Overview:
The RNA shown here (TPP riboswitch aptamer (THI element)) has 95 nucleotides and comes from a Methylophilaceae bacterium. The coordinates come from a structure-prediction model, not an experiment, and the mean pLDDT is 77. It was read from a public genome assembly, where an Rfam model found it.

RNA sequence: AGUUAUUGCUGGGGGUCCAGACAUCGUCUGGUGAGAGAUACCCUUUGAACCUGAUGCGGGUCAUGCCGCCGUAGGGAAUGCAGUUUAGCUGCGCC
Numbered sequence: 001a002g003u004u005a006u007u008g009c010u011g012g013g014g015g016u017c018c019a020g021a022c023a024u025c026g027u028c029u030g031g032u033g034a035g036a037g038a039u040a041c042c043c044u045u046u047g048a049a050c051c052u053g054a055u056g057c058g059g060g061u062c063a064u065g066c067c068g069c070c071g072u073a074g075g076g077a078a079u080g081c082a083g084u085u086u087a088g089c090u091g092c093g094c095c
Base pairs, nucleotide, nucleotide: 001090002089003088004087005086007082008081009080010078011044012043013042014041017031018030019029020028021027022026050075051074052073056069057068058067059066
């Protein structure tokens, strides 16, 4: 000096299941999870956030994308801006 992470702002994208009870419109409790309609959470091309494949396959559970495979498969939303405290990496100079 550059770059990445981190921080802030703005734009955009995404999902919201399962079981039980009740008074079955709906509310409450429990399970997993970052998040189960919360304006919160996550992701934003360095893209597994999320969708398709899928009424998929194996395991497990009261049950469920609960776990794994599928997956160097296919799609999928900013070449975004600002800042420099810290940390990593690279290059240059000096000792």